[in-house]
RNA sequence: CUCUGACAAAGGCAAACACAGCCAAAGCUGUGGACGCAAAGCCAAGGGACCUAAAACGGAAACGUCAUGGCAGCCCGGCUACCAAA
Numbered sequence: 001c002u003c004u005g006a007c008a009a010a011g012g013c014a015a016a017c018a019c020a021g022c023c024a025a026a027g028c029u030g031u032g033g034a035c036g037c038a039a040a041g042c043c044a045a046g047g048g049a050c051c052u053a054a055a056a057c058g059g060a061a062a063c064g065u066c067a068u069g070g071c072a073g074c075c076c077g078g079c080u081a082c083c084a085a086a
């Protein structure tokens, strides 16, 4: 330095849910709260899956299609990173 990750040490993040707010929605932000996480740190302008469908298009209607909206705690990938047993 790389790989690896323990009944190690110091720490870190924060699911569901509640309250307040943003938003057409998905979802997001803050406070509380911990299900869990060795990258649950960052990248959505690397690829895929998934969620939503305002506008647009189609339809008599019900509804359908679609991302330019979202999701990194869905997967692959890229970048960075504490400690150290085997």
Stems, first nucleotide, its partner, number of pairs: 004084002012037002017032006035073001041079003046076003050070002056065003